[in-house]
RNA sequence: GGUCGUGUAGCUCAGUUGGUUAGAGCGCAUGCUUCACACGCAUGAGGCCCCUGGUUCGAAUCCAGGCACGACCA
Numbered sequence: 001g002g003u004c005g006u007g008u009a010g011c012u013c014a015g016u017u018g019g020u021u022a023g024a025g026c027g028c029a030u031g032c033u034u035c036a037c038a039c040g041c042a043u044g045a046g047g048c049c050c051c052u053g054g055u056u057c058g059a060a061u062c063c064a065g066g067c068a069c070g071a072c073c074a
Stems, first nucleotide, its partner, number of pairs: 001073007010026004019057001028044005050066005
């Protein structure tokens, strides 16, 4: 330098043939339980989906260009 892939909650990930509300597990907070902790149970907070444009009535999802990381080729 070229090709391909990934980028969504603190962490690991799901999420479609674009459609009204973005989810799970772990973690975190509060309550119950306990003398107390842990376990368990219940409730809750936390993300406008890497960035900038474009298409569309409507974009996490499609297109273009960037950025970061990874694999392969040179």
This is a predicted structure of a 74-nucleotide RNA (transfer RNA) from a Patescibacteria group bacterium.
It matches the Rfam family "tRNA". Rfam classes the family as a transfer RNA.
The organism belongs to Bacteria candidate phyla, within Bacteria.
Its mean pLDDT, the model's own confidence on a scale to 100, is 81.